[in-house]
Molecule: Glycine riboswitch aptamer
Organism: uncultured Dialister sp.
RNA sequence: UGCCGGGAGAGUCGUGAAAGGCGGACACCGAAGGGGCAGAAACUCUCAGGUAAAAGGACCGGCA
Numbered sequence: 001u002g003c004c005g006g007g008a009g010a011g012u013c014g015u016g017a018a019a020g021g022c023g024g025a026c027a028c029c030g031a032a033g034g035g036g037c038a039g040a041a042a043c044u045c046u047c048a049g050g051u052a053a054a055a056g057g058a059c060c061g062g063c064a
Stems, first nucleotide, its partner, number of pairs: 001064006011026002013023003027051003033047001034045003
């Protein structure tokens, strides 16, 4: 690195008959990545990303 299994956190509001349909409008999360520190970090920032499911997912275990 690849495969398999486990894998958290965080929503209001508006609109609409309804649809996770639309809207960052405000709020929130921090476990991909990225930035910051003498260095490193699960700290910190929140640029990105995310706040139903799906996907993703640090980390742990097994195999190659």